Context: one part of a larger RNA
RNA sequence: CGAUGCUGAAGGAACUAGGCAAAUUGCACCCGUAACUUCGGAAGAAGGGUGGCCUUUAUUUGGGCAACCAGAUAAAGGCGGCACAUAGCAGGGGGUUGCGACUGUUUAUUAAAAACACAGGGCUCUGCAAAGUCUUUAAGACGACGUAUAGGGUCUGACGCCUGCCCAGUGCCGGAAGGUUAAGUGAUGGGGUUCACGCCCUGGAUCGAAGCCCCGGUGAACGGCGGCCGUAACUAUGACGGUCCUAAGGUAGCGAAAUUCCUUGUCGGGUAAGUUCCGACCCGCACGAAUGGCGUAACGACAUCCCCACUGUCUCCAGCAUUGACUCA
Numbered sequence: 001c002g003a004u005g006c007u008g009a010a011g012g013a014a015c016u017a018g019g020c021a022a023a024u025u026g027c028a029c030c031c032g033u034a035a036c037u038u039c040g041g042a043a044g045a046a047g048g049g050u051g052g053c054c055u056u057u058a059u060u061u062g063g064g065c066a067a068c069c070a071g072a073u074a075a076a077g078g079c080g081g082c083a084c085a086u087a088g089c090a091g092g093g094g095g096u097u098g099c100g101a102c103u104g105u106u107u108a109u110u111a112a113a114a115a116c117a118c119a120g121g122g123c124u125c126u127g128c129a130a131a132g133u134c135u136u137u138a139a140g141a142c143g144a145c146g147u148a149u150a151g152g153g154u155c156u157g158a159c160g161c162c163u164g165c166c167c168a169g170u171g172c173c174g175g176a177a178g179g180u181u182a183a184g185u186g187a188u189g190g191g192g193u194u195c196a197c198g199c200c201c202u203g204g205a206u207c208g209a210a211g212c213c214c215c216g217g218u219g220a221a222c223g224g225c226g227g228c229c230g231u232a233a234c235u236a237u238g239a240c241g242g243u244c245c246u247a248a249g250g251u252a253g254c255g256a257a258a259u260u261c262c263u264u265g266u267c268g269g270g271u272a273a274g275u276u277c278c279g280a281c282c283c284g285c286a287c288g289a290a291u292g293g294c295g296u297a298a299c300g301a302c303a304u305c306c307c308c309a310c311u312g313u314c315u316c317c318a319g320c321a322u323u324g325a326c327u328c329a
Base pairs, nucleotide, nucleotide: 001324002323003322004321005320006319007318008317010315011314014313019310027051028050029049030048031047036041038158052079053078054077055076056075057074058073059072060071061070062069063068080084092308093307094306095305097303098302099300100299104116105115120156121155122154123153124152125151126150132142133141134140159295160294161293162292164225165224166223169222170221171218172217173216174215175214178213179212180211184207189202190201191200192199193198226244227243228242229241230240253287254284265281266280267279268278269277
């Protein structure tokens, strides 16, 4: 000067990105226990009391014929210690908000999470030699010794209230009149040769599938969901009107948000003082409805903020123990 333990006056988070680390709490019984709630919970909520040993009494259990012995519970009285869950073991608690319903899963070796999964919901394919998958082909196998309350794909993700408008583009499904269209078909012809028949070359009418064009449907399919100008008897604002464009112009709900640039927006709360936090406002740069929207009890080694308790985190460091380093031998 380190490491690992232990202790500390007064203060008690002033430390710090952040209470990181440490401290507090810790057991059993009794009392008591809020909001909220899916009525199960929340809950060990919170908060408080008792606890050793001896004696007596009451009740009671077992053994014993009985006397009595041993134990349990309750009450009363007493005894000792600084301390009676005497060591060790052994939850700190509460409140607000975000995200994800939950238990679970994950980057073996920097990420455990709000990511994945999930039960539940929807769409779609599949009638069985199923669809789908493996296989160059095939045989074969899985699907399944299952049969649409089944199996595959995809999106969403408990539950509650809901899930608006747009089918113009792309996709998918359906339609088949017309247009286009391959191989194939090969009409009227043209050329070469020949006395002729014929043979050869060329030419391309007509017919000709799916697809595409075309006509419809379809959004829990991929996706999308406007601008300018004017207007009310102070001003401001604009329920209202005009106009342009569009397939349609963002509904409900939420909103400076895990989304807000300007921004430490403005107001309120909390603090003596708050770029964070909570509640509002709405001017949403650039929320928005299963790429789900908004809520939500319970849950979380998740994230934010606050309070109580507690403490060497700190003001501000000190001492002790063990073990290193260091010096000498």